[in-house]
RNA sequence: GGCCCUAUCGUCUAUCGGCUAGGACACAUCCUUCUCAAGGAUGGAAGCGGGGUUCGAUUCCCCGUAGGGUCA
Numbered sequence: 001g002g003c004c005c006u007a008u009c010g011u012c013u014a015u016c017g018g019c020u021a022g023g024a025c026a027c028a029u030c031c032u033u034c035u036c037a038a039g040g041a042u043g044g045a046a047g048c049g050g051g052g053u054u055c056g057a058u059u060c061c062c063c064g065u066a067g068g069g070u071c072a
Stems, first nucleotide, its partner, number of pairs: 001071007010025004018055001027043005048064005
C1' cells in the first nucleotide's frame, strides 16, 4: 500500500428500516438481617465522527477515524 471484518450503557452483548435502543454483570437507593453476605424491589447509564438515501436510519450507501485479519 491492496482487500476483508468490526465499532451500541462502566464491562460483555441483543436489536435484518417503526427505538421510549432490550438483557447480563457491575453501580446507586430501599426492603430483609444485630451486622455482613446472600436474596428481593426500584433506578441511573449507550448507537465512533461527518455527509447521503428515506415519511422515518443503530440498521442501507459514501468519506473519514480507531481496532483486528489477510496478501505483498